[in-house]
Context: one part of a larger RNA
RNA sequence: UGACGGGGGCCCGCACAAGUGGUGGAGCAUGUGGUUUAAUUCGAUGAUACGCGAGGAACCUUACCUAGGCUAGAAUGCGCGUGACCGGCUCAGAGAUGCGCCUUUCCUUCGGGACACAAAGCAAGGUGCUGCAUGGCCGUCGUCAGCUCGUGCCGUGAGGUGUUGGGUUAAGUCCCGCAACGAGCGCAACCCCUAUGGUUAGUUGCCAGCACGUAAUGGUGGGGACUCUAGCCAGACUGCCUGCGCAAGCAGUGAGGAAGGCGGGGACGACGUCAGGUCAUCAUGGCCCUUACGCCUAGGGCGACACACGUGCUACAAUGGACGGUACAGCGGGUAGCUACACAGCGAUGUGAUGCCAAUCUCGAAAAGCCGUUCUCAGUUCGGAUUGGAGUCUGCAACUCGACUCCAUGAAGCUGGAAUCACUAGUAAUCGCGCAUCAGCCAUGGCGCGGUGAAUACGUUCCCGGGCCU
Numbered sequence: 001u002g003a004c005g006g007g008g009g010c011c012c013g014c015a016c017a018a019g020u021g022g023u024g025g026a027g028c029a030u031g032u033g034g035u036u037u038a039a040u041u042c043g044a045u046g047a048u049a050c051g052c053g054a055g056g057a058a059c060c061u062u063a064c065c066u067a068g069g070c071u072a073g074a075a076u077g078c079g080c081g082u083g084a085c086c087g088g089c090u091c092a093g094a095g096a097u098g099c100g101c102c103u104u105u106c107c108u109u110c111g112g113g114a115c116a117c118a119a120a121g122c123a124a125g126g127u128g129c130u131g132c133a134u135g136g137c138c139g140u141c142g143u144c145a146g147c148u149c150g151u152g153c154c155g156u157g158a159g160g161u162g163u164u165g166g167g168u169u170a171a172g173u174c175c176c177g178c179a180a181c182g183a184g185c186g187c188a189a190c191c192c193c194u195a196u197g198g199u200u201a202g203u204u205g206c207c208a209g210c211a212c213g214u215a216a217u218g219g220u221g222g223g224g225a226c227u228c229u230a231g232c233c234a235g236a237c238u239g240c241c242u243g244c245g246c247a248a249g250c251a252g253u254g255a256g257g258a259a260g261g262c263g264g265g266g267a268c269g270a271c272g273u274c275a276g277g278u279c280a281u282c283a284u285g286g287c288c289c290u291u292a293c294g295c296c297u298a299g300g301g302c303g304a305c306a307c308a309c310g311u312g313c314u315a316c317a318a319u320g321g322a323c324g325g326u327a328c329a330g331c332g333g334g335u336a337g338c339u340a341c342a343c344a345g346c347g348a349u350g351u352g353a354u355g356c357c358a359a360u361c362u363c364g365a366a367a368a369g370c371c372g373u374u375c376u377c378a379g380u381u382c383g384g385a386u387u388g389g390a391g392u393c394u395g396c397a398a399c400u401c402g403a404c405u406c407c408a409u410g411a412a413g414c415u416g417g418a419a420u421c422a423c424u425a426g427u428a429a430u431c432g433c434g435c436a437u438c439a440g441c442c443a444u445g446g447c448g449c450g451g452u453g454a455a456u457a458c459g460u461u462c463c464c465g466g467g468c469c470u
Base pairs, nucleotide, nucleotide: 007470008469009468010467011466012465013464015460016459019423020422021421022420023419026314027313028312029311030310031309032308033307034305035304042053043052064300065299066298067297068296069295070294077122078121081117082116083115087102088101089100091098092097105114106113107112125289126288128287129286130285134283135282136278137277138276139274141272146185147184148183149182150181151180152161153160154159165176166175167174191266192265193264194263196234197233198232199231200230201229202228206223207222210221211220212219237260240254241252242251243250244249303442316416320375321374322373323372324371325370326369332363333362334361337356338355341352342351343350344349382413387408388407389406390405391404392403393402429452430451431450432449433448434447435446
């Protein structure tokens, strides 16, 4: 000077408390440990690993295993030689590949070039090791309010002061004081979305008024009022009022206002810490392999299963299940695509056909909700695991190992021990919808979107983490 204390003072945070819903029990999905295996590729491991890298493992991916093959090699450049290569057919083979047959060069300024093959050389290749040699990127403390510097002053010096103190704030935010005076990185603001209004613009969007037309529909003429779309502008600053206060600021059922004291959300992460993570995104030093630790191919594995843990989904029902009717979104996607409509099929889907590179056409049904009917508390008309059968679709191919449909089957489960998690408002809870990846999909995951829409916070003694002073 720091760090630490079951030392003190002050102050924060869904940290506790007050509440709501879960997890821990069941079945299944998924990740991990363990075990097994020829292989079950590798990494991540308290918080900060475990629906994580993976935003798509049947082949490919793929790095693993078994087997069969290659050795200047699967790719690129330079140099040397040859003239074919490609394509088609046949045979062997699991294929990679190999034998044979047919066909056979092109451009040219005649120097050469294009393409292919063979040999040899420079040069390759390695998801092999080291994240404790590294860059880059990321997690975490933590969106916590801190971390420093110049000059001056103090101290022999390490260092201190400033940054402490009194108030105040979400904030080292601001005010006052002070041997300090200033400054930088952080905070805040500047950026984006959202909440209100104005203005400009009016198609593919809209339709008040005027017409036309239809069984019906902005369908048509037309219109810019309205909604909306998307550019610009305004608006919020404790600006005004009252009270308290030296001030900063605080309080108010105040006024005005769409919004009030940071309006809500996002992007944004200081000096640094954890020799944190990543040599398997990439890059890279060193080391190692070079007829193999490189490369090609087929099949298998990454999907195993006594068990243990994490994260989820679905339930255990009547605030519910089933059937019928009926209403209201937003974000987005679409040409190797989305598909209206008609027909066939109980259905997954198929056949035909139409529009759309899309504010035009389409995915498209929103669901919970509301209105009726039924079930009457039961392992049930709850629950849907598991299994049998029959199919659809994608794809060269669904045995290992896909999704979906129909019929049948109808397991555990009657609210979950110790313990433990999330959440303070359009939040939790609940309901559906879209997208990326993607042939298809093991998505109940991830990222977004809107619908319905709560309860509670006395307070800071205690648990956890953090800040300032001592």
Molecule: small-subunit ribosomal RNA, 3' major domain
Organism: uncultured bacterium